[in-house]
RNA sequence: CUCAUCCAGAGGAGCGGAGGGAACGGCCCGAUGAUGCUCCAGCAACCGCUCGAUCCGCAUCGGGUUGGUGCUAACUCCGGCAGGGGAUCCUGACAGAUGAG
Numbered sequence: 001c002u003c004a005u006c007c008a009g010a011g012g013a014g015c016g017g018a019g020g021g022a023a024c025g026g027c028c029c030g031a032u033g034a035u036g037c038u039c040c041a042g043c044a045a046c047c048g049c050u051c052g053a054u055c056c057g058c059a060u061c062g063g064g065u066u067g068g069u070g071c072u073a074a075c076u077c078c079g080g081c082a083g084g085g086g087a088u089c090c091u092g093a094c095a096g097a098u099g100a101g
Stems, first nucleotide, its partner, number of pairs: 001101006011040005019029003024079003041072003046068002048065007076095001081092004
């Protein structure tokens, strides 16, 4: 940089001791110990592997999973920008995250 996905799902223990949820505005979480790190457990099915269906094949769809990632507060926690006249709400974009190349 390109493509795909982001309303589902899944927590205990130990360490540690103050901010954390990317930034801003909100709203939340946090000394009843958050965020983080380690271990264990789990979720999921992007990649890999494997089984099956259709198929000449490519490929598509579905099941499984001991592998590589990822994830396990809140819809990516919500919003901003654009459109639908306003509030509300919906859709899309931007930004971000994850995977594959």
Description
A computed fold for a 101-nucleotide RNA from a soil metagenome, annotated as SAM riboswitch aptamer (S box leader). RNAcentral holds the sequence, with entries from MGnify.